The prediction has a mean pLDDT of 79. A computed fold for a 139-nucleotide RNA, annotated as FMN riboswitch aptamer (RFN element). Its Rfam family is "FMN riboswitch aptamer (RFN element)". Rfam links the family to the GO term FMN binding. It was read from a public genome assembly, where an Rfam model found it.
RNA sequence: UAAUACCUUCGGGGUCAGGUGAGUCUCGCCAAAGGCGCGGCAAGUCCUAAUCGGUGGUACAGCCCACGAUCCGCUUAUGGCGGAAUGAUCCGGUGCAAUUCCGGGGCCGACCGUACAGUCGGGAUGAAAGAAGGCCGAU
Repeated sequence: UAAUACCUUCGGGGUCAGGUGAGUCUCGCCAAAGGCGCGGCAAGUCCUAAUCGGUGGUACAGCCCACGAUCCGCUUAUGGCGGAAUGAUCCGGUGCAAUUCCGGGGCCGACCGUACAGUCGGGAUGAAAGAAGGCCGAU
C1' cells in the first nucleotide's frame, strides 16, 4: 500500500384546494321483501389540480445499464442457495463526450387494506442495494 475477515454508524420522498357522491343517518311516502323522495355527513383512492424521486456506473440520470424493496421453494435456518415478478423519454441547444447539463413537451411508480392509492393506514421503531469510519492478525 492492496485485498480479505470482523466491528460501529448512516442508509426514501410526497395531496394545499375545488368538484363528484359509493355509502351512511334523520324525516316523509309507498310497501310482502323492499323501494322512492327532501336534507345532513361523506374519497389525501374517482375527476380537475398539486406534489415526490433509493443505490452503484456513465459528462451531473425516477424513465440508459445494473442493483435493492415483493413473492415462492429448498436448506445446515436472525443465515445461505435457487426460482418468479420487476414501471416510464422525446425534441432542440452547448460540448471531444450528456436519452444525465440548459430550454421545451411528455411519461412512470410493488404487496395487503379501504370508495379504484407513488403520496393515507399496514408488514416496517423492519430489511436491503450501498455509503462512511474503526480495528487485530496475516501476506